[in-house]
RNA sequence: CGUUACCUCACUGGAGAGAGGUGCCGGACCAUCGAGUCACGGCAUCCACCGAAGGAGCAACCCGCAGAGUGUUUGGUUCAACAACCGAACGCUCCCGGCGAAUCUCUCAGGUAAAGCGGACAGCGAGGGCAAG
Numbered sequence: 001c002g003u004u005a006c007c008u009c010a011c012u013g014g015a016g017a018g019a020g021g022u023g024c025c026g027g028a029c030c031a032u033c034g035a036g037u038c039a040c041g042g043c044a045u046c047c048a049c050c051g052a053a054g055g056a057g058c059a060a061c062c063c064g065c066a067g068a069g070u071g072u073u074u075g076g077u078u079c080a081a082c083a084a085c086c087g088a089a090c091g092c093u094c095c096c097g098g099c100g101a102a103u104c105u106c107u108c109a110g111g112u113a114a115a116g117c118g119g120a121c122a123g124c125g126a127g128g129g130c131a132a133g
Base pairs, nucleotide, nucleotide: 001133006128007127008126009125011123012122013121018047020046021045022044023043024042025041026040027038028037029036030034048112049111050110054108055106056105057104062098063097064096067094068093069092070091071090072089073088074087075086076085077084078083
């Protein structure tokens, strides 16, 4: 100098699930001013539901070696012998512990008409950044 990973920003695409019940407050409406009406808003609460902010959980691989079994080698003890028992080192299997991803799972958080907002993820661009070279 500089390609990834990675970070920030802009643009594009981007799913799911009750306009649920009750109470209170506010707002709007009316030849009816009411214990009125409202697919208007807020808060609280109850139930139903969704997974794609965030968060949490884990499979294989890998690592460890507490435990069990077992193999090889080897040391010791007993024995006439066959063999048995005790130990050590190195393996293997199971179990245990660690590590461990997702659009999987959970639903703490968040969300549940349309629109808007948000949105994992994907694409593209700009800036930063930096193994390799």

Source information: Predicted 3D model of a 133-nucleotide RNA (Glycine riboswitch aptamer) from Limnohabitans sp. Rim28. Of the family's consensus pairs, 90% are formed in the model. The RNAcentral record of the sequence draws on Rfam.